[in-house]
Context: one part of a larger RNA
Formats: sequence, structure tokens, C1' cells
RNA sequence: CUAUCGUUAAGGAACUAGGCAAAAUGGCCCCGUAACUUCGGGAGAAGGGGUGCCGGAGCGAUCCGGUCGCAGCGAAGAGAGCCGAGCGACUGUUUACCAAAAACACAGGUCUGUGCGAAGUCGAAAGACGAUGUAUACGGGCUGACGCCUGCCCAAUGCCAGAAGGUUAACAGGAGGGGUAUUAUGCCUCGAAUCGAAGCCCUGGUGAAGGGCGGCCGUAACUAUAACGGUCCUAAGGUAGCGAAAUUCCUUGUCGGGUAAGUUCCGACCCGCACGAAUGGCGUAACGACUUGGCUGCUGUCUCAACGAUAGGCUCG
Repeated sequence: CUAUCGUUAAGGAACUAGGCAAAAUGGCCCCGUAACUUCGGGAGAAGGGGUGCCGGAGCGAUCCGGUCGCAGCGAAGAGAGCCGAGCGACUGUUUACCAAAAACACAGGUCUGUGCGAAGUCGAAAGACGAUGUAUACGGGCUGACGCCUGCCCAAUGCCAGAAGGUUAACAGGAGGGGUAUUAUGCCUCGAAUCGAAGCCCUGGUGAAGGGCGGCCGUAACUAUAACGGUCCUAAGGUAGCGAAAUUCCUUGUCGGGUAAGUUCCGACCCGCACGAAUGGCGUAACGACUUGGCUGCUGUCUCAACGAUAGGCUCG
């Protein structure tokens, strides 16, 4: 020096991207326990006290008296805790060997198909699954507990419906024409009208179907702003709620909070470059080896390193 350990004055996160790592907490008994809440929970919340041995009493829990040590769950094993925010409700599942997550799944919601020899799936087929089920069933799509909700647009695309009409293939049809000449009422051939499905056109419907949800100008008795008006365009011009956000470019936006000092964090504002309602919107107790900010405790993470142990390395053999 390398690895793994032990201890450390004073300080105690000053380390660092970040308390990473380590330290700390720890069992049992008793006391005590907040916001919030879906009344179950939160909760081992938090925070305190006790803990050996001997004698006596008692069925016992335990109580009374005595007594030793620095220390009594005397070793080992054996939760650190709290506050705020994001995401996902939750327990689960996953990239076997760099990702465990806010990804997948999930109960619940909704749309849609399917009337049974079901739809759908596998299979040239027979057949099988679906299901020894029968619409409170089964398949598919989206969403994802729960609470409050889920706005406008059917013009275009898709899907659904529509006994009319238009267009429309083969087939059917056969007006009419041509070839052949031996005169046949034959044979060969071309062929108009007409009749012809689905589809498309057309008429409607449909968004928890794929999707979409404007611009310019003016206006109030300070200023500023614009409830109001005008105009153009559109199928309709983004409703509620949320908002510098896992989304904000400008941006470390501005104000407030926390710090002595805060590109992070929390609360607001709204000028949303480019949120927005089942590609769900906004909340939400509980839960999380998730992400993020703060605090207490604790410490060799650090100021700043020191000493020690074991095994290597190194020297000799």
C1' cells in the first nucleotide's frame, strides 16, 4: 500500500450530485400518543419510565424489604424517527446476466361484438378450445380503488342504419351488322337497348370511435386593464378543474416561506413557447427497497487524520 475489521480529542454533514457508507435505534413490561381518515386506520405514531440477585407475602400477576456492579433484554440476535411535495390507490408482476419503477397487472368503470353448431381462437380438414358455459355468459378495445366529475365539434376519416335514386362486373338478353354460298329454317362471328349484387355516390346517426377544440381591431372620468362592441374564418373554437407543472422556451419568471446565504423545495400569481377532462381532469386516508425538499437524533462522510487487529503485498528462506 490492498482487503476486511476495531477505537478515537474537539466539532457534528462543514463531506458529497446525494448523509453514499457508517453510526445510531433495537427485546419485553408499563405510561402515553397528533394532524388527517374511506372510522378500518394513522400507531410500535411521537415521547417517557422500568428490567439483576437475595429474603418475605400471595394460587398468581405482583407487592414489600434487602443487596452488588461502570453497566442487569450485562453476550448474541434485535425498528432510527418526524414534517412537506410528486407519481402510482392498495397486496402483487417485470427487463434469468447493467433498469423493480411513476412501467405491467389489478378489483371497479365504460364502449363494442356474440342468441348458441355463439362471437373469437387453433387447424387445408376432421376436430378442439370457448364450455359440459348461455347475455348477471363469453370475446375484444380503452380506462384503472374511492370521491366530485367527464364540456363543445359528426365538416373530413372510421363504424352503424337506410325496401328510394345514381353509378356498377360476369351472367342473362338480343335490335342490328359481318363472314361463308351449295342456296341453309345452316354454321361462324361482332353486337345496341334492357336486366344484373356488394361496393361507391347519396340520406341520416355515432366521441368512454381514431381525432379536433381560432385570428385581428376598438372601447370605462389618472393610468392600466377590458365586463362591452366590430370584423374575418371555422365542423366547433378548450367548459369545470388544474397551472413556471414528471408539461414553462424566455427562466434562477415575480411575490411570499424556510436558510446567515436556497438554479432545488413549499405556498401563491397566470403572460398555459406547447395542461385539460376514461391516450381521462382534479382531489384523496392507507400503502411504496419509488422520486424530491426539510428537521431531530447519530456518527471518521468531513475539518484531518491517528492508532490497533487479521489476511495479502514486500524482504529473507
The prediction has a mean pLDDT of 87. The part of an RNA shown here (large-subunit ribosomal RNA, domain IV) has 317 nucleotides and comes from a Chthonomonadaceae bacterium.